[in-house]
Molecule: RNase P RNA; transfer RNA
Organism: Acidimicrobiaceae bacterium
RNA sequence: CGAGCCGACCGGGUGGCCGCGGGCAGGGUGCACCACACCUCGUCCGAGGAAGGUCGGGACUCCGUAGGGCAGGGUGCUGGUUAACGGCCAGUCGGGGUGACCCGAAGGAAAGUGCAACAGAGAGCAGACCGCCGAUGGCCGCGAGGCACAGGCAAGGGUGAAACGGUGCGGCAAGAGCGCACCAGCGACCGGGGUGACCCGGUCGGCUCGGUAAACCCCACCCGGAGCAAGGCCAAGCGUGGGACGGGCUGCCCGUCCGAUGUCCCCAGGUAGGCCGCAUAGAUGGAUGGCCACCCCCCGGAACGAUCGUUCCGGGGACAGAAUCCCGCCUACAGGUCGGCUCGCCGC
RNA sequence: CGGGAAGUAGCGCAGCUUGGUUAGCGCGCAGCGUUCGGGACGCUGAGGCCGCGGGUUCAAAUCCCGCCUUCCCGA
Numbered sequence: 001c002g003a004g005c006c007g008a009c010c011g012g013g014u015g016g017c018c019g020c021g022g023g024c025a026g027g028g029u030g031c032a033c034c035a036c037a038c039c040u041c042g043u044c045c046g047a048g049g050a051a052g053g054u055c056g057g058g059a060c061u062c063c064g065u066a067g068g069g070c071a072g073g074g075u076g077c078u079g080g081u082u083a084a085c086g087g088c089c090a091g092u093c094g095g096g097g098u099g100a101c102c103c104g105a106a107g108g109a110a111a112g113u114g115c116a117a118c119a120g121a122g123a124g125c126a127g128a129c130c131g132c133c134g135a136u137g138g139c140c141g142c143g144a145g146g147c148a149c150a151g152g153c154a155a156g157g158g159u160g161a162a163a164c165g166g167u168g169c170g171g172c173a174a175g176a177g178c179g180c181a182c183c184a185g186c187g188a189c190c191g192g193g194g195u196g197a198c199c200c201g202g203u204c205g206g207c208u209c210g211g212u213a214a215a216c217c218c219c220a221c222c223c224g225g226a227g228c229a230a231g232g233c234c235a236a237g238c239g240u241g242g243g244a245c246g247g248g249c250u251g252c253c254c255g256u257c258c259g260a261u262g263u264c265c266c267c268a269g270g271u272a273g274g275c276c277g278c279a280u281a282g283a284u285g286g287a288u289g290g291c292c293a294c295c296c297c298c299c300g301g302a303a304c305g306a307u308c309g310u311u312c313c314g315g316g317g318a319c320a321g322a323a324u325c326c327c328g329c330c331u332a333c334a335g336g337u338c339g340g341c342u343c344g345c346c347g348c
Numbered sequence: 349c350g351g352g353a354a355g356u357a358g359c360g361c362a363g364c365u366u367g368g369u370u371a372g373c374g375c376g377c378a379g380c381g382u383u384c385g386g387g388a389c390g391c392u393g394a395g396g397c398c399g400c401g402g403g404u405u406c407a408a409a410u411c412c413c414g415c416c417u418u419c420c421c422g423a
Stems, first nucleotide, its partner, number of pairs: 001344010012295007020046005026040005048319001052330002055328005060227004067254004072223005077091005092106001093104004107218002112216002114212002129157002131153003136150002138147003165183006184208001186205008231276004240268004244263002246258003296317009349422007358375004368406001377393005399415005
């Protein structure tokens, strides 16, 4: 100097004018007062890192029984953190990358059932297309020897994403973990390190007892259901018509409670305003906007210049608005700042 | 606030459930035939990266995750 990896932050500022929402205090009007409504004046406050998506977890509220079971759903290596989570932190193992780092949906295939097209002999305990042997038995030959029938083989080749361990030596008629050496894998035992997942080392063994669970499933753990349009209070409307034997416990079953003079059930009709919930903004037809000036950041151009830079012109300044609240996840984002680390090149 | 569904050729739709490597049907379009000519009819053909991105797998329109657009139901 260039290319990358990880993390954090800013994302317009100042002033003036006009216009908004709320709180507090004073005054006035409606009505003598209060409540309530409206007006005026003064003062204070007034959107985000995601407010978005609604993917998760809670707080909070209601369902009298909040109990049990089934269904359904979620998580899935280890440890920790937390109100909780599938989140976050650290680690182990696996994969990718030269590396800094990134990704993982990471339990179980020996509980069972499935799936792997086409190709191929054969795709789970299978298999003979091309091949190898033909010792022993068979055929031919006087004989050396020849044939490749019976029989033997799955080491070599081929097919395929994947073929029932790999390399080498021996053995055999030819072969085969058939035997041996080393390696990989699996299992058992022992030692060391670690809280643990796991890692390192040693001994022995059958020789090797596939892949796939973001296929159904099995195992372990967790989950009542609804959601602020939850749910309370006051006011108004109001007493009817029809239906059913049910209704509540918000998927089903059991248990349990209320109920035929009934019902907080279903359908149709009618009424429906305010307050609370509600907050360091607290709206509810839903508020922070418009104009001007200067400054700031970025891009392009022109002029000057002492090559530090100065002046002028034009353009751009992102994603985007709370609605019960909080903790995460995911997605969007013009431009800019800082820190740490890796690789390459050059120079000292 | 809560729940559910769809996206495939110019248009309307199958295929997804149980993943097989050639993605189809109808209408439309183009050419040829037939006719004096047009229509109808017959034959042939072109046209798609399955809404977008990523993942699982040997293999994805199909299974999983995230995003975008459109529609429906309840409160």